[in-house]
Parts: sequence; structure tokens; C1' cells
RNA sequence: AUGAUAAUUAUGGGAGAGCGCAGGACGACUGCCACCGAAGGAGCAAGUUCCAAAAAUGACCCUUGGAGCUAAUCUCUCAGGUUUCUGUACCAUAAUUGGACG
Repeated sequence: AUGAUAAUUAUGGGAGAGCGCAGGACGACUGCCACCGAAGGAGCAAGUUCCAAAAAUGACCCUUGGAGCUAAUCUCUCAGGUUUCUGUACCAUAAUUGGACG
């Protein structure tokens, strides 16, 4: 000195589902029922690693069983959400941290 992945903050964009019923200082919130999936969380594929068995062999590969690692905008609906406001994965821009590669 170039400035990757990642993290934080700000701005902008950003879907879905009852202004449900009852209580309430008529707000927040609580209970009941019905729904949503894009805070978070959980589960799973291909693939891959290991162990055992069988077969064969100098060994491996192939076959069967078991265990582990492992993705999502998929699935679950625990949490969260279902007028407005707010929040939300994700995308873009900027700043800060950081320092992979050269």
C1' cells in the first nucleotide's frame, strides 16, 4: 500500500396471515379460537468420513448394516407475528472494525 470473507451501525426497498371474541384503568396486556412464516430456533437430502459383515484380494473398489459431519426461501410452528405504527429474512448504498489474497 491492494482491501476478500465476516461483524456492527445508518438510510432506502421489503411479503404473509382476524381492526376476531371476552376482560381491561378500553392503552399496553391476558385468555380462547382461527391463521402466517421472512427475527431466532429445531429437523431432513445429495455428498462425505469412520466401524462392522460378506465376497475377493498383495491392497483397494463394489454390496449390506450402523454411527458421525452436513443446505435452504424446504419442513415444523417452540418462539415470533396477523388494522396503523413498529419489527422482520433478504437486497442495495455508505461508514466503522478487521486484514484473507497479491

A computed fold for a 102-nucleotide RNA from Alteribacillus persepolensis, annotated as Glycine riboswitch aptamer.
Rfam family: Glycine riboswitch aptamer. From the family's description: This family represents the bacterial glycine riboswitch. A reference for the family is Mandal et al. (2004), "A glycine-dependent riboswitch that uses cooperative binding to control gene expression", Science.
Model confidence (mean pLDDT): 75 of 100.